[in-house]
Annotation: This is a predicted structure of a 71-nucleotide RNA (transfer RNA) from a Candidatus Kaiserbacteria bacterium. The sequence was found in a public genome assembly. The source organism's lineage runs through Bacteria, Bacteria candidate phyla and Candidatus Kaiseribacteriota.
RNA sequence: GCGGGCGUAGUUUAGUGGUAGAACAUCCGCCUUCCAAGCGGAAAACGAGAGUUCGAUUCUCUCCGCCCGCA
Numbered sequence: 001g002c003g004g005g006c007g008u009a010g011u012u013u014a015g016u017g018g019u020a021g022a023a024c025a026u027c028c029g030c031c032u033u034c035c036a037a038g039c040g041g042a043a044a045a046c047g048a049g050a051g052u053u054c055g056a057u058u059c060u061c062u063c064c065g066c067c068c069g070c071a
Base pairs, nucleotide, nucleotide: 001070002069003068004067005066006065007064010024011023012022013021018054026042027041028040029039030038047063048062049061050060051059
């Protein structure tokens, strides 16, 4: 340099045109003499920009980052 894949909460991930879910972690409460465990609740995310569309996390393009292959 060329080709391909991936990018969603702090972490691991589901979702693939119509309001983004879960688990663990964090915080608050309940329980407990206390801690842990358990139970209930809360906060927290679509890598960036543009395009298509009534509507984009999803489709297209560019860029950025990571990984793989070729040279």